[in-house]
This is a predicted structure of a 74-nucleotide RNA (transfer RNA) from an uncultured Mycoplasmatota bacterium. It was read from a public genome assembly. Its mean pLDDT, the model's own confidence on a scale to 100, is 82. Rfam family: tRNA. It is annotated as a transfer RNA. Rfam links the family to the GO term triplet codon-amino acid adaptor activity.
RNA sequence: GGGCGAUUAGCUCAGUUGGUUAGAGCACCUGCCUUACAAGCAGGGGGUCGGGAGUUCGAGUCUCUCAUCGCCCA
Numbered sequence: 001g002g003g004c005g006a007u008u009a010g011c012u013c014a015g016u017u018g019g020u021u022a023g024a025g026c027a028c029c030u031g032c033c034u035u036a037c038a039a040g041c042a043g044g045g046g047g048u049c050g051g052g053a054g055u056u057c058g059a060g061u062c063u064c065u066c067a068u069c070g071c072c073c074a
Base pairs, nucleotide, nucleotide: 001073002072003071004070005069006068007067010026011025012024013023019057028044029043030042031041032040050066051065052064053063054062
């Protein structure tokens, strides 16, 4: 230098052919339970989906560009 893949909650990840509300597990907070802690049960908070631009009535999803990480080729 060229090619491919990944980037969504604190962490690990889903998210269908572009469609009406962005989700799960763990973690965190509150309450119950306990002498207490853990476990268990009930409830709750947390996201402009890596940055920017474009297409569209509508973008996590499609296109371009930049960034970071990984793999391959030279």